[in-house]
Description
Model confidence (mean pLDDT): 82 of 100. The RNA shown here (transfer RNA) has 72 nucleotides and comes from Helianthus annuus. The RNAcentral record of the sequence draws on ENA and Rfam.

RNA sequence: UCCAUUGUCGUCUUGCGGUUAGGAUAUCUGGCUUUCACCCAGGAGACCCGGGUUCGAAUCCCGUCAAUGGAA
Numbered sequence: 001u002c003c004a005u006u007g008u009c010g011u012c013u014u015g016c017g018g019u020u021a022g023g024a025u026a027u028c029u030g031g032c033u034u035u036c037a038c039c040c041a042g043g044a045g046a047c048c049c050g051g052g053u054u055c056g057a058a059u060c061c062c063g064u065c066a067a068u069g070g071a072a
Stems, first nucleotide, its partner, number of pairs: 001071007010025004018055001027043005049063004
C1' cells in the first nucleotide's frame, strides 16, 4: 500500500427492511436470612461515526475511523 471480516447495554452475545432491540453476566432496589452469600421478584442500561436508498434502516449501499486476519 492492497484485500477480507467485524463494530449492538460495563462485558459476551441474538436479531433474513416493519421487533417494546432479546438473552447471559455485572450493577441497583426490594424480598428471604440474626448478618453475608446463595436464591426469588423487579428496575435502569446499547446499535462506532457521517451520508445515501426506502413509506420505513441495527439490518441494504458508499465513505471515515477502529480492531483482527491475509498479500506484497
Overview
Rfam family: tRNA. The family's RNA type in Rfam is transfer RNA.